[in-house]
């Protein structure tokens, strides 16, 4: 100190430029004597600043964190 890469919700993970997907976890209520399991329903998310465009998780640009590989 240069190349690539990846940053999404309490955890993992999807998203040809156009309503931000699921799953497991939370919370409600059914079910059960009751705990679990199960069936409904809810609430939670785009690393931060610009730019491009009628519109950006997506495209450019600078910055931060990881990873990785040169030196």
């Nucleotide at each position: 100190g240069g190349g690539c890469u990846c940053a999404u919700a309490g955890u993992c993970c999807a998203a040809c430029g156009g309503g931000a997907c699921g799953a497991c976890a939370c919370c409600a209520g059914c079910c059960u004597g009751g705990c679990g399991u199960g069936c409904u329903g809810g609430a939670g998310a785009u690393c931060c600043g610009g730019g491009u465009u009628c519109a950006a998780c997506u495209c450019c640009c600078g910055g931060u964190g990881g990873g990785u590989c040169c030196a």
Transfer RNA from Planctomycetaceae bacterium SCGC AG-212-F19, 71 nucleotides, folded computationally. Model confidence (mean pLDDT): 84 of 100. RNAcentral holds the sequence, with entries from ENA and Rfam. Rfam family: tRNA. By type it is a transfer RNA.